[in-house]
């Protein structure tokens, strides 16, 4: 440095309409469409600001963009630890 495993690990409408189911009524849940919004898979960029260096150039990213992701629970995530293995 990679990889596997185990534990930590967040953001941000279950908002509006619509279809569907359902004997009604309340409730839930699926699917589509708008808008809104969110960054910590992954991409893209150094235009800002920030770090590396006396400066310059020049890379970096948790930065910035949201092209994907994604916005009740869950699962998942980047990153921290700890163990195997190459």
């Nucleotide at each position: 440095c990679c990889g596997u495993g185990c534990g930590g690990g967040a953001g941000a409408g279950u908002c509006c309409u619509c279809c569907a189911g359902g004997c009604a009524c309340c409730a839930u849940c699926g699917g589509a469409g708008g808008c809104g919004c969110c960054g910590a898979a992954g991409g893209a960029g150094c235009a800002a600001a920030u770090c590396c260096u006396c400066c310059c150039c020049g890379g970096a990213a948790u930065c910035u963009c949201u092209c994907a992701g994604g916005c009740a629970c869950a699962c998942g995530u980047a990153c921290c630890g700890c163990a195997c293995g190459g």
Background:
This is a predicted structure of an 86-nucleotide RNA (Glycine riboswitch aptamer) from Streptomyces marokkonensis. The prediction has a mean pLDDT of 75. Rfam family: Glycine riboswitch aptamer. A reference for the family is Mandal et al. (2004), "A glycine-dependent riboswitch that uses cooperative binding to control gene expression", Science.